c-di-GMP-I riboswitch aptamer from a Gemmatimonadota bacterium, 80 nucleotides, folded computationally. The source organism's lineage runs through Bacteria, Pseudomonadati and Gemmatimonadota. Of the family's consensus pairs, 91% are formed in the model. The prediction has a mean pLDDT of 83.

RNA sequence: ACCCGACAAGAGCACACUCGCCGCGAGGCGGGGCCGCAAAGUCAGGAAUCUCGGAGGAUCGAGAUCGUCCGGCUGCCGAA
Numbered sequence: 001a002c003c004c005g006a007c008a009a010g011a012g013c014a015c016a017c018u019c020g021c022c023g024c025g026a027g028g029c030g031g032g033g034c035c036g037c038a039a040a041g042u043c044a045g046g047a048a049u050c051u052c053g054g055a056g057g058a059u060c061g062a063g064a065u066c067g068u069c070c071g072g073c074u075g076c077c078g079a080a
C1' cells in the first nucleotide's frame, strides 16, 4: 500500500415517528428522535420501485428514492 472488518479506540450518520416549511405528488429541507449502518460519505450512471401527464392497458415523456440493488469516486482505525 492492497485485501479484510474486531464485544478494539476515537469519531460520524440518523429508520420509523413527530413539529414547522416547500411541492399536484412521490418526496425534500430544518428541529426533535435513535431502528440500525464499516462507507447509512458522495454521484440518479444502469436496474428496480414510486409519483405526475395522458385513455382502460401497453408504449412514451418528466420527476422522486443512494437507508432497494449493482456500479463509479473518496474516506477514519488497524486486531485476526
Base pairs, nucleotide, nucleotide: 004078005077012037013036017032018031019030020029021028022027035067041073042072043071045070046069047068048065049064050063051062052061053060